[in-house]
RNA sequence: CAAGCAGGUCGGGUGGCCGCUGUCCCGUUGAGGGACAGAGGAAAGUCCGAGCUCCACCGGGAAGGGUGCUGGGUAACGCCCAGGAGGGGUGACCCUACGGAGAGUGCCACAGAAACAUACCGGCCGCCUCAGGCGGCCAAGGGUGAAAUGGUGAGGUAAGAGCUCACCAGCAGCCGGGCGACCGGCUGGCUGGGCAAACCCCACCUGGAGCAAGACCGAAUAGGAGGGCACGGGGGUUCCCGGCCUCAAGGUCCUCGGGUUGGUCGCACGACCCUGGCAGCAAUGCCAGGGCUAGAGGGAUGGCCACCGGCCCCGACUCUGUCGGGGUUACAGAACUCGGCUUAUAGACCAGCUUGCUCC
RNA sequence: UGGGGUGUCGCCAAGUGGAUCAAGGCACGGGACUUUGACUCCCGCAUUCGGAGGUUCGAAUCCUCCCACCCCAG
Numbered sequence: 001c002a003a004g005c006a007g008g009u010c011g012g013g014u015g016g017c018c019g020c021u022g023u024c025c026c027g028u029u030g031a032g033g034g035a036c037a038g039a040g041g042a043a044a045g046u047c048c049g050a051g052c053u054c055c056a057c058c059g060g061g062a063a064g065g066g067u068g069c070u071g072g073g074u075a076a077c078g079c080c081c082a083g084g085a086g087g088g089g090u091g092a093c094c095c096u097a098c099g100g101a102g103a104g105u106g107c108c109a110c111a112g113a114a115a116c117a118u119a120c121c122g123g124c125c126g127c128c129u130c131a132g133g134c135g136g137c138c139a140a141g142g143g144u145g146a147a148a149u150g151g152u153g154a155g156g157u158a159a160g161a162g163c164u165c166a167c168c169a170g171c172a173g174c175c176g177g178g179c180g181a182c183c184g185g186c187u188g189g190c191u192g193g194g195c196a197a198a199c200c201c202c203a204c205c206u207g208g209a210g211c212a213a214g215a216c217c218g219a220a221u222a223g224g225a226g227g228g229c230a231c232g233g234g235g236g237u238u239c240c241c242g243g244c245c246u247c248a249a250g251g252u253c254c255u256c257g258g259g260u261u262g263g264u265c266g267c268a269c270g271a272c273c274c275u276g277g278c279a280g281c282a283a284u285g286c287c288a289g290g291g292c293u294a295g296a297g298g299g300a301u302g303g304c305c306a307c308c309g310g311c312c313c314c315g316a317c318u319c320u321g322u323c324g325g326g327g328u329u330a331c332a333g334a335a336c337u338c339g340g341c342u343u344a345u346a347g348a349c350c351a352g353c354u355u356g357c358u359c360c
Numbered sequence: 361u362g363g364g365g366u367g368u369c370g371c372c373a374a375g376u377g378g379a380u381c382a383a384g385g386c387a388c389g390g391g392a393c394u395u396u397g398a399c400u401c402c403c404g405c406a407u408u409c410g411g412a413g414g415u416u417c418g419a420a421u422c423c424u425c426c427c428a429c430c431c432c433a434g
Stems, first nucleotide, its partner, number of pairs: 001356005007350004012308007020038007040331001044342002047340005052210004057243006064206005069083005084098001085096004099201002104199002106195003120142002122138007150168006169191001171188007214265004224256006233247004272291008309329009361433007370386003388404005410426005
């Protein structure tokens, strides 16, 4: 200098004038004034997990759903961190939907002899009516295919084959290391596959509904109509069983229809943010100090001016910088709140690592 | 907010437990028939199966994410 890898931060700022919303303070009763604050890294998708609210509740089971190597983190998770195995890359690094195919069932088209099994070509031996035919042996070679009786090499054999041996893969047993996934060593017989993002089995997790949850106040209408239930019955937020609670000749459920679409709360102090220290490889946790950073309700945070910052183009100059002019500045707006995942994104900055070339 | 669906030649529309497969109809083009046209018959054309990735030997079909549209309840 070039090409890469993986991470963090910002993503417009300042001032003035006018206009909005909220909180607090001072005032006013025909009222305003002041101070402070005022969209995001994704506010998005609604994919996950929770906090919170309601269903009076407890236990068991089933269904449904979810996750899937190991160990940690976390309020929890399908998230994050660190490892293991397999794979990709020269490397820095990256990917994995990563339990089980001897619990069972199912699929592997076409081609091919054969895909839970086998002989088309071929090799060897023997016989015969001898360019051919018959019988026996073989699965090492060829062909087909995504995949064909572990692979490579040597010996052996009529020709072959783990038949034997060496190395390697798989499997089993034993020993050692590690919390563990797994790793290493020794011995052994010789060993048909793939698919579970096929049904399924196994391990673990899991009440339901959701802020349009829910609480209160006010107001209005048609104390509406029909139907079911009964000594064990109705109801109790998936279903079943048991308990329990409630109602009891009234309750309760179902269907149809009508009224209320008003106001207040919920509504922001949080598993919160920033700085420093300690522990830990890290995720993260603990301690100390500091801070309060929107709360709308048809839904505020805007308009104008000036300056600055970034990017692009042009021109000039004292040329790796300065000046001037013009254009432009992404994705995109909270609505109960957090922890993540995924998707969209003009550009700027910070530090780290790898490879190649060149120079000292 | 919660739940459920659809996307396949120009149009409609089968195919969804992975290969027998990309059917069929309309439209369009050519030919036959007819004096001509219509009808009818024959032949043909036209397909990134919404987009991107993944599993698998093989994906319209199975899985994940993204996009567009529709329906139900409240």
This is a predicted complex of two RNAs, RNase P RNA and transfer RNA, with 434 nucleotides together. Rfam match: Bacterial RNase P class A. The family's RNA type in Rfam is ribozyme.